[in-house]
RNA sequence: GCACCUGUAGCGCAGCUUGGAUAGCGCGGCAGCCUCCUAAGUUGCAGGUCGUGGGUUCGAAUCCCAUCAGGUGCG
Numbered sequence: 001g002c003a004c005c006u007g008u009a010g011c012g013c014a015g016c017u018u019g020g021a022u023a024g025c026g027c028g029g030c031a032g033c034c035u036c037c038u039a040a041g042u043u044g045c046a047g048g049u050c051g052u053g054g055g056u057u058c059g060a061a062u063c064c065c066a067u068c069a070g071g072u073g074c075g
Base pairs, nucleotide, nucleotide: 001074002073003072004071005070006069007068010027011026012025013024020058029045030044031043032042033041051067052066053065054064055063
């Protein structure tokens, strides 16, 4: 330098192939219940500009372009 993969909540991930309206799961966090207290269990809540910018579209995490970061291969 070229090609490919990955980037989504504090952490680990699904969703992308086939665009459809409220973006979800587990762990973790906070609060309630339970308990003498803690743990466990159980119920609820909060937490996201979907790496960044732009474009297409009635509508984008999803499609297109550029770009950033990490990784793999080739030279």
Notes:
Predicted 3D model of a 75-nucleotide RNA (transfer RNA) from a Candidatus Woesearchaeota archaeon. Its Rfam family is "tRNA". The coordinates come from a structure-prediction model, not an experiment, and the mean pLDDT is 81. Taxonomically the source falls in Candidatus Woesearchaeota (Archaea, Nanobdellati).